[in-house]
Molecule: RNase P RNA; transfer RNA
Organism: Candidatus Azotimanducaceae bacterium
RNA sequence: UGAGUUGGCCAGACAGCCGCUGGUGGGGUAACCCGCGAGAGGAAAGUCCGGGCUCCAUAGGACAGGGUGCCAGGUAACACCUGGGGGGCGUGAGCCCACGGAAAGUGCAGCAGAGAGUAGACCGCCAAAGACAUAUCGAUGAAUGUCGAUUUGUCCGGUAAGGGUGAAACGGUGCGGUAAGAGCGCACCGCGCGCGUGGUAACACUGCGUGGCUAGGUAAACCCCACCUGGAGCAAGGCCAAAUAGGAAUCCUAUCGCGUGGUCCGCGCGGGAUUCGGGUGGGCUGCUGGAGGUGUUCGGUGACGAAUAUCCUAGAUGAAUGGCUGUCUGCGGUGAACGUUUCACCGUGACAGAACCCGGCUUAUCGGCUGACUCAACUU
RNA sequence: GGCUGGAUGGCAGAGUGGUGAUGCAGCGGACUGCAAAUCCGUCUACGCCGGUUCGACCCCGGCUCCAGCCUCCA
Numbered sequence: 001u002g003a004g005u006u007g008g009c010c011a012g013a014c015a016g017c018c019g020c021u022g023g024u025g026g027g028g029u030a031a032c033c034c035g036c037g038a039g040a041g042g043a044a045a046g047u048c049c050g051g052g053c054u055c056c057a058u059a060g061g062a063c064a065g066g067g068u069g070c071c072a073g074g075u076a077a078c079a080c081c082u083g084g085g086g087g088g089c090g091u092g093a094g095c096c097c098a099c100g101g102a103a104a105g106u107g108c109a110g111c112a113g114a115g116a117g118u119a120g121a122c123c124g125c126c127a128a129a130g131a132c133a134u135a136u137c138g139a140u141g142a143a144u145g146u147c148g149a150u151u152u153g154u155c156c157g158g159u160a161a162g163g164g165u166g167a168a169a170c171g172g173u174g175c176g177g178u179a180a181g182a183g184c185g186c187a188c189c190g191c192g193c194g195c196g197u198g199g200u201a202a203c204a205c206u207g208c209g210u211g212g213c214u215a216g217g218u219a220a221a222c223c224c225c226a227c228c229u230g231g232a233g234c235a236a237g238g239c240c241a242a243a244u245a246g247g248a249a250u251c252c253u254a255u256c257g258c259g260u261g262g263u264c265c266g267c268g269c270g271g272g273a274u275u276c277g278g279g280u281g282g283g284c285u286g287c288u289g290g291a292g293g294u295g296u297u298c299g300g301u302g303a304c305g306a307a308u309a310u311c312c313u314a315g316a317u318g319a320a321u322g323g324c325u326g327u328c329u330g331c332g333g334u335g336a337a338c339g340u341u342u343c344a345c346c347g348u349g350a351c352a353g354a355a356c357c358c359g360g361c362u363u364a365u366c367g368g369c370u371g372a373c374u375c376a377a378c379u380u
Numbered sequence: 381g382g383c384u385g386g387a388u389g390g391c392a393g394a395g396u397g398g399u400g401a402u403g404c405a406g407c408g409g410a411c412u413g414c415a416a417a418u419c420c421g422u423c424u425a426c427g428c429c430g431g432u433u434c435g436a437c438c439c440c441g442g443c444u445c446c447a448g449c450c451u452c453c454a
Stems, first nucleotide, its partner, number of pairs: 001376010012328007020039002023036005041351001045362002048360005053233004060265004065229005070084005085099001086097004100224002105222002107218002122163002124159003130155004135150006171189006190213001191211005196205003237285004247276006256270004278453002292311008329349009381450007390404003398434001406422005427443005
């Protein structure tokens, strides 16, 4: 200098004017007026996980269902985070992984292919053993013949080395071996099992022994194993006020029904369910001070934890948090000077927007700042 | 704001891992004097992006869109 990896941060700035919603102080009988101070996000989003909170038994037992899935730790909890192990990608920094069990059982694998799971002989290879036939030679016999050897062919057969099919065909290479072959035998590599050593563990080992290899894939198929899991949600729930026809129909009623749940038990209650009709459609609370933020010190590789000091930081309800102007600024375009760039004009400043609250994940996002690291080339 | 369900040709609507049915509509043909009806043929689809698997409409994630339900009193 170029190319790249990764962590953190910002999300235009300032001023003036006019508004909007809470809080607070003052004035006013009241409506309202004046002053002061505050007022969206890193994702407020999707509602995908986890928790708080509230009601239903202080949520209790069993089954079913659901979820998670290498190990250890962090945490209120998690499917999150940190550290480690294993696998894959990259020259590297680094990135990615739903990563328990296929030797408990069941299922599935279309088409192609000979064969799709203790499989399989289509082509090819073989002719050792068996059967039949052909030819030659020899023996024997009077002879059709018989016997033996060899040759060729067919059948039966052997063979998983080679071809071919497929996503996948029952370890790989080499040597021996054989009729041809084959873990059939051997050497090396791979794999499984047991022991040992190291590690909390996952796991690792140029450790020792053992098995010729039996045990292919699929569990985001059923399933098995381990652990977790009751349901609903702030339109939860509580209170006040106002108003009405405190009503009708159908069904079930103690071996029943209801109490929000899939079933049973248990517990509580005694009427309940559905539909139609009627009224109101106002207010308060829940509601924002919390697993809160920031700084320092200590412990820890780290996530994080502890101590201490300090700060208060939105609560709207058709739903506030905005608009205009000016200056500066980032980016883009055009033009002019002219070549480290400068000036002028124009446009533009993303994604988006609280609704009970937190911790995460995922998704969207113009542009910019910054820490650490890697690779390549060059210079010293 | 919260909670459910869904997306398959122009429309409706089956399909639980191995070639996506069927009906209506459209187009062409046959039949007819011309039509209708009928018959034959034909066109057109799994919302989008990833993953698991040999293989995905189907199983698992993430987006996009659509529909439905939920106030209070008696």